[in-house]
Molecule: small-subunit ribosomal RNA
Organism: uncultured bacterium
RNA sequence: GAGUUUGAUCCUGGCUCAGGACGAACGCUGGCGGCAGGCCUAACACAUGCAAGUCGAACGAGAAGCUUGACCUCGGUUGAGUGGAAAGUGGCAGACGGGUGAGUAACGCGUGGGAAUUUACCCAAGGGUACGGAAUAACUCAGGGAAACUUGAGCUAAUACCGUAUACGCCCGGUAACGGGGAAAGAUUUAUCGCCCUUGGAUGAGCCCGCGUUGGAUUAGCUUGUUGGUGGGGUAAAAGCCUACCAAGGCGACGAUCCAUAGCUGGUCUGAGAGGACGAUCAGCCACACUGGGACUGAGACACGGCCCAGACUCCUACGGGAGGCAGCAGUGGGGAAUCUUGCACAAUGGGCGAAAGCCUGAUGCAGCCAUGCCGCGUGAGUGAAGAAGGCCUUAGGGUUGUAAAGCUCUUUCGCCAGGGAAGAUAAUGACGGUACCUGGUAAAGAAGCCCCGGCUAACUCCGUGCCAGCAGCCGCGGUAAUACGGAGGGGGCUAGCGUUGUUCGGAAUCACUGGGCGUAAAGCGCGCGUAGGCGGGCUGACAAGUUGAGGGUGAAAGCCCAGGGCUCAACCCUGGAACUGCCUUCAAAACUGUUAGUCUAGAGAUCGAGAGAGGUGAGUGGAAUUCCUAGUGUAGAGGUGAAAUUCGUAGAUAUUAGGAAGAACACCAGUGGCGAAGGCGGCUCACUGGCUCGAUACUGACGCUGAGGCGCGAAAGCGUGGGGAGCGAACAGGAUUAGAUACCCUGGUAGUCCACGCCGUAAACGAUGAGAGCUAGUUGUCGGGCGGCAUGCCGUUCGGUGACGCAGCUAACGCAUUAAGCUCUCCGCCUGGGGAGUACGGUCGCAAGACUAAAACUCAAAGAAAUUGACGGGGGCCCGCACAAGCGGUGGAGCAUGUGGUUUAAUUCGAAGCAACGCGCAGAACCUUACCAGCUCUUGACAUCCCGGUCGCGAGGAGUGGAGACACACCUCUUCAGUUAGGCUGGACCGGUGACAGGUGCUGCAUGGCUGUCGUCAGCUCGUGUCGUGAGAUGUUGGGUUAAGUCCCGCAACGAGCGCAACCCUCGCCUUUAGUCGCCAGCAUUCAGUUGGGCACUCUAGAGGAACUGCCGGUGAUAAGCCGGAGGAAGGUGGGGAUGACGUCAAGUCCUCAUGGCCCUUAUGGGCUGGGCUACACACGUGCUACAAUGGCGGUGACAGAGGGCAGCGACAUCGCAAGGUGAAGCAAAUCCCUAAAAGCCGUCUCAGUUCGGAUUGCACUCUGCAACUCGAGUGCAUGAAGGUGGAAUCGCUAGUAAUCGCAGAUCAGCAUGCUGCGGUGAAUACGUUCCCGGGCCUUGUACACACCGCCCGUCACACCAUGGGAGUUGGCUUUACCCGAAGGUAGUGUGCUAACCUGGCAACAGGAGGCAGCUAACCACGGUAGGGUCAGCGACUGGGGUGAAGUCGUAACGAGGUAACC
Repeated sequence: GAGUUUGAUCCUGGCUCAGGACGAACGCUGGCGGCAGGCCUAACACAUGCAAGUCGAACGAGAAGCUUGACCUCGGUUGAGUGGAAAGUGGCAGACGGGUGAGUAACGCGUGGGAAUUUACCCAAGGGUACGGAAUAACUCAGGGAAACUUGAGCUAAUACCGUAUACGCCCGGUAACGGGGAAAGAUUUAUCGCCCUUGGAUGAGCCCGCGUUGGAUUAGCUUGUUGGUGGGGUAAAAGCCUACCAAGGCGACGAUCCAUAGCUGGUCUGAGAGGACGAUCAGCCACACUGGGACUGAGACACGGCCCAGACUCCUACGGGAGGCAGCAGUGGGGAAUCUUGCACAAUGGGCGAAAGCCUGAUGCAGCCAUGCCGCGUGAGUGAAGAAGGCCUUAGGGUUGUAAAGCUCUUUCGCCAGGGAAGAUAAUGACGGUACCUGGUAAAGAAGCCCCGGCUAACUCCGUGCCAGCAGCCGCGGUAAUACGGAGGGGGCUAGCGUUGUUCGGAAUCACUGGGCGUAAAGCGCGCGUAGGCGGGCUGACAAGUUGAGGGUGAAAGCCCAGGGCUCAACCCUGGAACUGCCUUCAAAACUGUUAGUCUAGAGAUCGAGAGAGGUGAGUGGAAUUCCUAGUGUAGAGGUGAAAUUCGUAGAUAUUAGGAAGAACACCAGUGGCGAAGGCGGCUCACUGGCUCGAUACUGACGCUGAGGCGCGAAAGCGUGGGGAGCGAACAGGAUUAGAUACCCUGGUAGUCCACGCCGUAAACGAUGAGAGCUAGUUGUCGGGCGGCAUGCCGUUCGGUGACGCAGCUAACGCAUUAAGCUCUCCGCCUGGGGAGUACGGUCGCAAGACUAAAACUCAAAGAAAUUGACGGGGGCCCGCACAAGCGGUGGAGCAUGUGGUUUAAUUCGAAGCAACGCGCAGAACCUUACCAGCUCUUGACAUCCCGGUCGCGAGGAGUGGAGACACACCUCUUCAGUUAGGCUGGACCGGUGACAGGUGCUGCAUGGCUGUCGUCAGCUCGUGUCGUGAGAUGUUGGGUUAAGUCCCGCAACGAGCGCAACCCUCGCCUUUAGUCGCCAGCAUUCAGUUGGGCACUCUAGAGGAACUGCCGGUGAUAAGCCGGAGGAAGGUGGGGAUGACGUCAAGUCCUCAUGGCCCUUAUGGGCUGGGCUACACACGUGCUACAAUGGCGGUGACAGAGGGCAGCGACAUCGCAAGGUGAAGCAAAUCCCUAAAAGCCGUCUCAGUUCGGAUUGCACUCUGCAACUCGAGUGCAUGAAGGUGGAAUCGCUAGUAAUCGCAGAUCAGCAUGCUGCGGUGAAUACGUUCCCGGGCCUUGUACACACCGCCCGUCACACCAUGGGAGUUGGCUUUACCCGAAGGUAGUGUGCUAACCUGGCAACAGGAGGCAGCUAACCACGGUAGGGUCAGCGACUGGGGUGAAGUCGUAACGAGGUAACC
């Protein structure tokens, strides 16, 4: 920097990504070279080989071999010399080098200092090196033992050991004088190497100190050699290092002790830096060497390849005993995701020994293996368009792969082959190595992969798949058109590598020192007092700890950085510089902080005088009300609710009057008024008492602020003891409500509420805002004081509180704004994604309830704040609509018609589904239609185009056979295509054939176009510019009026505009004009008749115009828009009706009108045919018709419409039939003829009945249409005469020429209409009004909704899985207390046994002594044991809650007034 919470926005906040790095691992792939690196795990166990020896110039002895002498059986034996193996004595080394990181939180390490030490070999200097002695390995002999090894006796040497002498200096004592003590080694040959003592140096080592060095307080107290002293001991050396005694100290909140983790550092990685993480390789230090303990030797060790003991393990064994320690180099097993050769050489560098030659050296130098990393190189270069082939895509044209390939020309790095051939060495010596490098040759010849392509993030198409298979870092893809899965083509990135995984830093300002926050997002302790600590007013002087400057020392090397240089470059290496931000130290400065001395008054306090107040505690006291008791009056109810009931009441309630009792609370005053730190405090009086404010002052002199721990106060509820108990009232009971109602409502009612004392210690303890100080515009209330002015009830001013508004500023916004959430300072508390969880465990407190402190596993990609636009609300306001109301008539009941569901069926084709499906698609299913079913049948097909072959016709008519028909077969008659280049050439038609294809009412209306429904003819929906807002957005479009209307007016940070509204269009209503047939007829003539002449005035027809605009008057309104009334007018405020349907909503409807993508079928899901079905029928619903009758039925009479239709037609008229209708037939392609009769009307009759109502049903007989009326048409006549007496809950339509009622016509159609679409006739009632139901519009409000309330969402239960708490116990680790045991070892004591050197005695033998040794004793002590604690893990029947899981159960708690406001 990006992605991700939302419809969108801004913020908070987490998660994720892009970068770098790695001792890595895994997957795919792999040409070369250089330089590096290579058990991070089991400090697990180790076979085998090697890794530390060397010195003969310290010593004795001396093998083989060689030389030589003697003897000789010619085999050899033996002497001397040389020689020097192997072992031994002795010296030095072995404490270095090499490995590892277990332990260690420590003076271990880092850094800087220090004093009380030592240091073999090395350097410098001084001195010495005299005289003696006794042994002992080896060796020989004799034993023991399997071995390892070992015992005894005897011989022997030394630079091995011992004594004496000397000793300047050295050590001890002492001021000194002085006294005491202590040494040596020789070798070889002529020159050295040694030895001893001493001093100094160098180097190494030991010790002490300051500072720094992980996490945990759910570890708060630890400590008895502990802290100090004295004496003694001890060490190379200071020291409780050890010991005896004395004192009682020492450490710790600046984190002791304990637990966990960890080798430390130079440095490495990352980062702008500050930091963070790490501590492989290289280098410094430390620690360790199978585990634990111990010492010996030595200059140095408590010793990796030494010793002793204990333990575990392994091996050998003759069972008696022994041996061993790869965390050296290789290597093996094991563990593990994972880490190499049992190589070469001492040539170089270095180490040990040696005088040296030299020997040893798995240190080291090299090589081997591994793409483990870094760096370099190559896999060819140029040209080459027919843009080849192939692949892929395609709109079928083409595009792309792509100059890519091929082809032509050229080069040879690397590799390979051959020749030459180094430096590394200084005279010799080269493992590497015939290596690096050079030259020649060879042929484009041997050398490219991996990941990705939805966004982040560079890179897109096709096919397959179909919430499957799979992908995924986050968001998320996949449910039939997937740029996200798999394959392919193409593309992007990197390249001998590329991806993945893991870890770490970064991004993350997401622990914020640099550099964050806390009103509402996570976050101010409920409030105070106050300890430590932190911070702290003015002036002057001193000091110099902090601070600043300068110098010195140190800050190892390597590394990083800079410069230069060497490998062809680079990596790598070398040289120099800089740096190492640190620590120590010296000098200087004195502003600030600090310390100290002094002083001041502005902070703070004090004194005096006033003042307000529900501040607190205790005692007393008052009236109203409630309830109860007593008495009176009084009678049937009272009470309670939405409505009721439980309840009380004739045993007298309620009501009312009087009296009494009891407890609790204090109406009015009362006020965003007062007081208090908060919780909180309210009748009145008194006592005691805290704080505050104002005014004054000549007092103190920084005494202050904050405040971790600590202490105190702390609503309500709750707990304990004892009182009290009127009202109210958890629990509980009853009554209601309800599907249920463990609730809301009602009637009762116990704890409690009250008092005293003692606990509890929490609240949405809130201003969700810690305390203190200073600074920064105002305006206006109010409370308590003071001051001034006078106009004496006002104004001005000041201090302290408490409110409202508001500027700057701040804030994500909301908002805050001198009472800050502004600008600064000080101190404290707290936060770091949501859930798990304020939970578990542990601890502290509590009588308990519980409080405080406070995690993790696991899980999610969000959770959240503010604001915006919508939607919604059993929120509010305004308004409209046949929405209600007011009316009229219906539906729902009956019968029938019709559609639907359901059922049935071989099929009952399909679609439509709340309004907005259901007399809908269907303006008309007997066949057809027809899509369905059964059977039969065809396969280039019923239809289109192309190809091949054939025919020239085709076609029409008639009759025939088989068949249900399609179809098949066969006959007769009529007819004999067009053009022509004259060719079956072209066209056309038909038949046959082949394949491309046709065909599909098959699927997907959730892939679509088009069309349609609906909200809704509702008044809305938007845009440009401007303005406001960080932004989504707002404004405009809101407001005041008004309208049918976002219609218009006014106002206004808006000004304009668009789609809608209205108007323009059609029609009806009035008039004028034009025209006058098929229309009309006033006047003239004529007739049965506008029939005809004539006319066009009228009606009418159909063209063109006019007319209506709130134009005029009055009132009202704001002088507006408009509204009300009136005049005139055919019509008056949109004149009536129609057409016209904004942005959009419903994934609304339709793939079966049509069109169309994709998928599917292809002798069938296509085509044809017959028959059946769509017409079924226990039932349910919708829409209708006819009725139930007298506003009617029946009979008679005969007047008045409009609008339509008509040639396969309408059919007058005549005639026949009771009728449907039949027969004949004029007229009319229609203002002419026909359908055509209009019907309600009027007159008469019937007289309230299942009827002269009603007509269903059924029988018989017919008519018409049609190929055909059985399933299954309509109609007629006669007969039959069902239900039905106005319809429950519920529900529909309609506001005027409307409802209601009456008939007429048309489309479809052969026939079929109660449906649909139109037409006219007759012709009402009612509207107070907007409370309510439904729908809608505008404004506003709330919201946890945005798929938008048909929303969201909570908890139990049931199921599955996961982690976790408790848990009788059980297993193990670590640690600790007491006691027992007591190896090795050193120390102390003893040492009667043994004993060479020295001493004494002795001629000697020997004896004694000194000293020593074995042995024994004692304390210390490792391992081990017994008993008990602490702590951490593992397992654990059962059990608790938690989390997660497309469609389980029960309810509906929350979000709206969420239907009882919510919450603590």